[in-house]
This is a predicted structure of a 520-nucleotide part of an RNA (small-subunit ribosomal RNA, 5' domain) from an uncultured bacterium. Its Rfam family is "Bacterial small subunit ribosomal RNA". Model confidence (mean pLDDT): 86 of 100.
Context: one part of a larger RNA
RNA sequence: GGAUGAACGCUGGCGGCGUGCUUAACACAUGCAAGUCGAACGGAGUACCCUUGAAGGAGUUUUCGGACAACUGAAAGGACUACUUAGUGGCGGACGGGUGAGUAGCGCGUGAGUAACCUGCCUUGGAGUGGGGAAUAACAGUUGGAAACAGCUGCUACUACCGCAUAAUAUGUCUGUGUCGCAUGGCACUGGACAUCAAAGAUUUAUCGCUCUGAGAUGGACUCGCGUCUGAUUAGCUGGUUGGCGGGGUAACGGCCCACCAAGGCGACGAUCAGUAGCCGGACUGAGAGGUUGGCCGGCCACAUUGGGACUGAGACACGGCCCAAACUCCUACGGGAGGCAGCAGUGGGGAAUAUUGCACAAUGGGGGAAACCCUGAUGCAGCGACGCCGCGUGAGCGAUGAAGUAUUUCGGUAUGUAAAGCUCUAUCAGCAGGGAAGAAGAUGACGGUACCUGACUAAGAAGCCCCGGCUAACUACGUGCCAGCAGCCGCGGUAAUACGUAGGGGGCAAGCGUUAUCC
Numbered sequence: 001g002g003a004u005g006a007a008c009g010c011u012g013g014c015g016g017c018g019u020g021c022u023u024a025a026c027a028c029a030u031g032c033a034a035g036u037c038g039a040a041c042g043g044a045g046u047a048c049c050c051u052u053g054a055a056g057g058a059g060u061u062u063u064c065g066g067a068c069a070a071c072u073g074a075a076a077g078g079a080c081u082a083c084u085u086a087g088u089g090g091c092g093g094a095c096g097g098g099u100g101a102g103u104a105g106c107g108c109g110u111g112a113g114u115a116a117c118c119u120g121c122c123u124u125g126g127a128g129u130g131g132g133g134a135a136u137a138a139c140a141g142u143u144g145g146a147a148a149c150a151g152c153u154g155c156u157a158c159u160a161c162c163g164c165a166u167a168a169u170a171u172g173u174c175u176g177u178g179u180c181g182c183a184u185g186g187c188a189c190u191g192g193a194c195a196u197c198a199a200a201g202a203u204u205u206a207u208c209g210c211u212c213u214g215a216g217a218u219g220g221a222c223u224c225g226c227g228u229c230u231g232a233u234u235a236g237c238u239g240g241u242u243g244g245c246g247g248g249g250u251a252a253c254g255g256c257c258c259a260c261c262a263a264g265g266c267g268a269c270g271a272u273c274a275g276u277a278g279c280c281g282g283a284c285u286g287a288g289a290g291g292u293u294g295g296c297c298g299g300c301c302a303c304a305u306u307g308g309g310a311c312u313g314a315g316a317c318a319c320g321g322c323c324c325a326a327a328c329u330c331c332u333a334c335g336g337g338a339g340g341c342a343g344c345a346g347u348g349g350g351g352a353a354u355a356u357u358g359c360a361c362a363a364u365g366g367g368g369g370a371a372a373c374c375c376u377g378a379u380g381c382a383g384c385g386a387c388g389c390c391g392c393g394u395g396a397g398c399g400a401u402g403a404a405g406u407a408u409u410u411c412g413g414u415a416u417g418u419a420a421a422g423c424u425c426u427a428u429c430a431g432c433a434g435g436g437a438a439g440a441a442g443a444u445g446a447c448g449g450u451a452c453c454u455g456a457c458u459a460a461g462a463a464g465c466c467c468c469g470g471c472u473a474a475c476u477a478c479g480u481g482c483c484a485g486c487a488g489c490c491g492c493g494g495u496a497a498u499a500c501g502u503a504g505g506g507g508g509c510a511a512g513c514g515u516u517a518u519c520c
Base pairs, nucleotide, nucleotide: 001520002519003518004517006516007515008514009513010512013392014391015390016389017388018387019385020384021350026348027347028346030345031344032343035091036090037089040088041087043085044084045083046082047081049078050077051076052075055072056071059068060067061066098303099302100301107228108227109226110225111224112223113222114221117220118219122216123215124214125213126212127211128210129209130164132162133161139154140153141152142151143150144149170196171195172194173193174192175191176189177188178187179186180185201208202207229275230274231273236266237265238264241263242262243261244260246258247257248256278300279299280298281297282293283292284291285290305326306325307324308323309322328339329338330337331336356382358381359380360379364378365376366375367374368373395425396424397423398422405416406415407414408413429461432455433454434453435452439447464509465508466507467506468505469490470489471488475504476503477502478501479500485492486491
C1' cells in the first nucleotide's frame, strides 16, 4: 500500500447493486416451511328437484260442539346433478431449504475402469391388457383410558391384496456354431431343449393409464493411478489382522460376513499415535514464483438433540417418517403420554458483533392433477444496518472599503480572505403537484402509483473526521513545568514545548474519517 461477512470512537444528505451470528452443532414460546388427486374406490354431508306430509295456521263457515282451508313447513322415501371431504388407494414427502459438528478419508480434486452394477418419472421400439377369488379400513355397535390412543363384533368398495390362463429378444439349467478381448470372460446367430414369472381400470369417448421386455437419456453405486496440514519430545503397528478354498449376503465386486487352511500384511519413501481441519471452482495479495484463505455464489461430502437400528420404497438407513436407549423440556386423573428451528421469521443465552414474528405466488422453478387449480418462508420482492463497492449532492458567476469579528503583532501591520455581505443565475438530490411503465406469449403484477417523464417552487433541508518534531503534506500564541500528558518507531515534557492541553491558522481524506484485529 492492498484486502475484510469486521468491530469500536466521532460524524452522517440521497440513490443503485451487493451483503449481514465468524461466538453456544446452546436451549427454544408462537406462527408458517409438503402436499395433492373425487377423471382409482366405497361412504358421509350440503344444495337443487319430486312424492308423502307431523305441527302451526291468516281466513271462510257454524247448530258454537266443530268443519274447510291459502300459506309456512318438521320428518321420511326417491331421483339426478353440482360441491365438500374423514378413510382406503396412487404419486410426492430421498427434491428444494439449513449447518460444518464429525471427517486427514477414495472424503475431495483430477484422470481412468466396471467383461462386477442399479435407475421411479421421461423418450423411442416390440408384445399384451383374458378369467376368477378372499378380505379390510371407512361405517354401525360396543369395551378400556384423564388423555394420547387401543381392543372386540358385524357389513362393504377399488387402479388395495391373492391365485389361474397366456408369454419371449426376460430369468434359470443343459447345450451347438461363429467372433472378439489384458484375464475372469463378452457379443452374435431374435441357435436348440426344458422349466418359471404379468396386467387395472377411469372418463366429457379425444385420451390418460396398467403389464412384460429391448434401447436411450438422466441420476446414482463401486474400484484404481496421482495429489491433499503439523508433530519422531509419537517407532514400531495389526488377529478378520494378510492371503487362499468353500459358502452366505448384496444392485454389484470384495473378510462385507461365516466355517476351514496357511502366516501373513503395513512401516524412516514416516506405519501407528496425537493435534488441527469439511474439500474444490475460486477469493485476497504479489511483477511473478509464491504465501494466505475457502464468508456470499456454484460442485461434491457429511450431519439433523446424543447414540444405535431397521421398515417402506426406483431411490433413505430418511431435518419437519418409525422403533429402542440416553439427556433435557412439557402434559397427567401418577396408570401413562408428547416434543426436537444446523427450514423462514422470532425469543432467551453467549458475544466486540450480525436484520422483519413483513408482502406475494405476478415471474422463474418444484410437487400433485386430464384440467381448472391447490401447495411452495424455494423463489421474487419489500423492511432494518454507511457493513462494502459505485454514483450524486451540500451550489455557480461577479464581488476590496481587503467590512465586522477572531488570532497575532516589532502596534506600523499581518492572517482568516473573494471568504462573508451584496448583485446576477441555476435546480442535481430532497420536498409539492400531474402523468405513469416494461417485467405478461390470451387473461393474471407482490414489487408499486415504484422506476421514469413533466410542471411549479425556495440557495433553501444536507460536512465531518484525522493530522501538522522526523519518517510524512501541514506553525504560531497561550497554559503546563519530568507534572498533567503524548507515542507506530526514533522519542517529547524538569519555565519561552512547531511533539502535552486549548485557540487561530494550515495539510490530508471526505459521507465518511480515524483506531483495533487478521492476511499478503